[in-house]
Context: one part of a larger RNA
Molecule: small-subunit ribosomal RNA, central domain
Organism: metagenome
RNA sequence: UUGGGUUUAAAGGGUGCGCAGGCGGACUAAUAAGUCAGAGGUGAAAUCCCACAGCUCAACUGUGGAACUGCCUUUGAUACUGUUAGUCUUGAGUGCAGUUGAGGUAGGCGGAAUGUGUCAUGUAGCGGUGAAAUGCUUAGAUAUGACACAGAACACCAAUCGUGAAGACAGCUACCAAGCUGCUACUGACGCUCAGGCACGAAAGCGUGGGGAGCGAACAGGAUUAGAUACCCUGGUAGUCCACGCCGUAAACUAUGGACACUCGCUGUUGGCGAUACACAGUCAGCGGCUGAGCGAAAGCAUUAAGUGUCCCACCUGGGGAGUACGAUCGCAAGGUUGAAACUC
Numbered sequence: 001u002u003g004g005g006u007u008u009a010a011a012g013g014g015u016g017c018g019c020a021g022g023c024g025g026a027c028u029a030a031u032a033a034g035u036c037a038g039a040g041g042u043g044a045a046a047u048c049c050c051a052c053a054g055c056u057c058a059a060c061u062g063u064g065g066a067a068c069u070g071c072c073u074u075u076g077a078u079a080c081u082g083u084u085a086g087u088c089u090u091g092a093g094u095g096c097a098g099u100u101g102a103g104g105u106a107g108g109c110g111g112a113a114u115g116u117g118u119c120a121u122g123u124a125g126c127g128g129u130g131a132a133a134u135g136c137u138u139a140g141a142u143a144u145g146a147c148a149c150a151g152a153a154c155a156c157c158a159a160u161c162g163u164g165a166a167g168a169c170a171g172c173u174a175c176c177a178a179g180c181u182g183c184u185a186c187u188g189a190c191g192c193u194c195a196g197g198c199a200c201g202a203a204a205g206c207g208u209g210g211g212g213a214g215c216g217a218a219c220a221g222g223a224u225u226a227g228a229u230a231c232c233c234u235g236g237u238a239g240u241c242c243a244c245g246c247c248g249u250a251a252a253c254u255a256u257g258g259a260c261a262c263u264c265g266c267u268g269u270u271g272g273c274g275a276u277a278c279a280c281a282g283u284c285a286g287c288g289g290c291u292g293a294g295c296g297a298a299a300g301c302a303u304u305a306a307g308u309g310u311c312c313c314a315c316c317u318g319g320g321g322a323g324u325a326c327g328a329u330c331g332c333a334a335g336g337u338u339g340a341a342a343c344u345c
Stems, first nucleotide, its partner, number of pairs: 004316003007299002012313001014200004021193003025088007033081002035077008049065006091190001092187003095183006103176003107173003110154001114150008125136002162169002205246006214240002219235004257312006265290009294301002318345003327338004
């Protein structure tokens, strides 16, 4: 390389958009580039293969044949692919009507809780634990009431729910976008995938400036213990929050790439449509559970496939060394991306 694979054995890119490329619905006609057939030319010799022959055999050598699977020219074939022209509506999109949601962005508003401050009531404890102690407290704490301020998060509703490409998204309100359903009015293949590229991308971390209630790496103290750089307790800085800019990674998981078609059933549920007899039950798009054929090493998957097929992309090839070194590139840095070998089992 051919082949084989990628839920869990090595292996699906974190996600999307998308240029090039690859692939692409139905019908008709033309063409004849791919494709197929015939003919001609060429494809040096040697080598390889076959047959025969010469050295006593063989290696070796000679003669003849085949082959050289290729290229060029020409004459035809036209099913498929391509190209050109025309047509179509099922794929795709637009329109109209309805509907759905924690989809996004930005400002404002709200109540509970927490903390702090002031005032008041009130007196000796509070807090914390397995038990304690550190800690707070007669300079009046804890508790209770009133008022004020601050920051962060939004109880119940709430769900096995919903939305989003993924990350993710939940108090109320303005703006923006999207999905789904119904009609089948319009366009007429406008599609699928996508190396490179671009955009988005939890948490932590970084830069500048704010903010700082609670929580809380580091740190300090108290315990525990043989020790305890921990688990438990009392404190507590960065951070967590906001704005702008970086970082670009996660068990970024459904450990399952995307698209299309096909393939038994039962059941729950969300949003539409349809139908209404309040019975049976249909249809589209989702979210779940169970099960059959089939698949699978098995566990299991099973119309949301890991089944049956087609197309495109990504990735894998024994363990360690190692996601390391070197180089390149990106980054303020931390580090990211790409990514070996010696050696060893």